[in-house]
Context: one part of a larger RNA
RNA sequence: UGACGGGGACCCGCACAAGCAGCGGAGCAUGUGGUUUAAUUCGAAGCAACGCGAAAAACCUUACCAGGGCUUGACAUCCUCCUGACCGCACCUUAACCGGUGCUUUCUUCGGACAGGAGUGACAGGUGGUGCAUGGUUGUCGUCAGCUCGUGUCGUGAGAUGUUGGGUUAAGUCCCGCAACGAGCGCAACCCUUGCCGUCAGUUACUAACAUUAGGUUGAGGACUCUGACGGGACUGCCGAGGUCAACUCGGAGGAAGGUGGGGAUGACGUCAAAUCAUCAUGCCCCUUAUGUUCUGGGCUACACACGUGCUACAAUGGUCGGUACAAUGAGAAGCAAGAUGGCGACAUGGAGCAAAUCACCAAAACCGAUCCCAGUUCGGAUUGCAGGCUGCAACUCGCCUGCAUGAAGUCGGAGUUGCUAGUAAUCGCGAAUCAGCAUGUCGCGGUGAAUGCGUUCCCGGGUCUUGUACA
Numbered sequence: 001u002g003a004c005g006g007g008g009a010c011c012c013g014c015a016c017a018a019g020c021a022g023c024g025g026a027g028c029a030u031g032u033g034g035u036u037u038a039a040u041u042c043g044a045a046g047c048a049a050c051g052c053g054a055a056a057a058a059c060c061u062u063a064c065c066a067g068g069g070c071u072u073g074a075c076a077u078c079c080u081c082c083u084g085a086c087c088g089c090a091c092c093u094u095a096a097c098c099g100g101u102g103c104u105u106u107c108u109u110c111g112g113a114c115a116g117g118a119g120u121g122a123c124a125g126g127u128g129g130u131g132c133a134u135g136g137u138u139g140u141c142g143u144c145a146g147c148u149c150g151u152g153u154c155g156u157g158a159g160a161u162g163u164u165g166g167g168u169u170a171a172g173u174c175c176c177g178c179a180a181c182g183a184g185c186g187c188a189a190c191c192c193u194u195g196c197c198g199u200c201a202g203u204u205a206c207u208a209a210c211a212u213u214a215g216g217u218u219g220a221g222g223a224c225u226c227u228g229a230c231g232g233g234a235c236u237g238c239c240g241a242g243g244u245c246a247a248c249u250c251g252g253a254g255g256a257a258g259g260u261g262g263g264g265a266u267g268a269c270g271u272c273a274a275a276u277c278a279u280c281a282u283g284c285c286c287c288u289u290a291u292g293u294u295c296u297g298g299g300c301u302a303c304a305c306a307c308g309u310g311c312u313a314c315a316a317u318g319g320u321c322g323g324u325a326c327a328a329u330g331a332g333a334a335g336c337a338a339g340a341u342g343g344c345g346a347c348a349u350g351g352a353g354c355a356a357a358u359c360a361c362c363a364a365a366a367c368c369g370a371u372c373c374c375a376g377u378u379c380g381g382a383u384u385g386c387a388g389g390c391u392g393c394a395a396c397u398c399g400c401c402u403g404c405a406u407g408a409a410g411u412c413g414g415a416g417u418u419g420c421u422a423g424u425a426a427u428c429g430c431g432a433a434u435c436a437g438c439a440u441g442u443c444g445c446g447g448u449g450a451a452u453g454c455g456u457u458c459c460c461g462g463g464u465c466u467u468g469u470a471c472a
Stems, first nucleotide, its partner, number of pairs: 001472002003469003007466007015456002019420005026312008034303002042053002064298007073123001077122002079119006088103005106113002125287002128285003134281002136276003139272001141270001146185006152161003165176003191264004196232007206221002210219002235258001238252005314413001318372006330361001332359001335354002340349003379410001384405007426448007
């Protein structure tokens, strides 16, 4: 100087407390461990691995296994020789690739170009090893308020000072003081979005007035909504009180908004030999008729069990049936698909319109009525049987959906444990990426919309000062 303490002082955070909803019990989905297997490819491991890499494992993907092929190779450059093509089509063979046969078939300035075949070796290739050889990227402490430097001063020196102290703040934020004076990386602001107003602009959006219509449908309008470009607006600016005539705090006015208005992006010096050689790049080591490459089939989907994360429930604030209303984000041409027709339905037929503020995808909870009457039920839907639909060469291993039948566990969950302070939690549906098909996952969107917060003694994590130490 640090680190540590079941030392001290001060402070903060959904850390506790006060509340609400959960998890832990059940069934299922999904990931992991374990076991099994020819293979169940590999990685991730307390927080910070475990709905993680994977924003889609039937083939492909695919790295794994079994078997069949190839060996200058599936891919790149160079050399020699031959051919005129390559592509495509048909046939034989094969599980398929491979292999075999036939047909068709270039340009040219004649140097060649381009392509294929054969050969030779230089080489290719490796999701093989090492993340403890590395770059790059990422997680975490933590959006915590810290981490440092120059000059000066002090100290023999390591170092100290500044950065400590008194206040204050979300903040090393600011004020005052001070052997310090300044500065840098962080904080804040600048950026995006949302909330209010104005100006400009009105089509595909809108409709107050005038016509018109079944209908903003059409004329018309530029007011309103909205769209989207530019501005304004909030600064402790004003008033009062407290405070060191300070920073600042408390209360008030006006205001759409008040003291960082809400949300996002933004992550200092560093820590964990943290993660990744399987995104990529790369040193070294290893394989080279195989650890490369290709094909068919299988596996990654196994199942005495254990754990994590979710979904659905156990019901009446509910289930079922009928009626009826209101969104936003977004994607749409090998696409989204209306109206119509058929089917109980999944869906099919057919197809208006729309490269979209124009067309279409497009709501549910809520609300109004009826029924059920507290039951393992008209709760719950697992499991299984049969019959179908869709995608796709192909749904056996191994997809999703529909109808009929079947109707399991489950009556609110031990010890323990998680999230959340407001348009939040809870609850309801919708969209997108991936994608032929497949969503209870992920990332977004809107609808309905709470309770509690006395407080900081305690638990956890963190910051500052101080103290002890046989630790570095």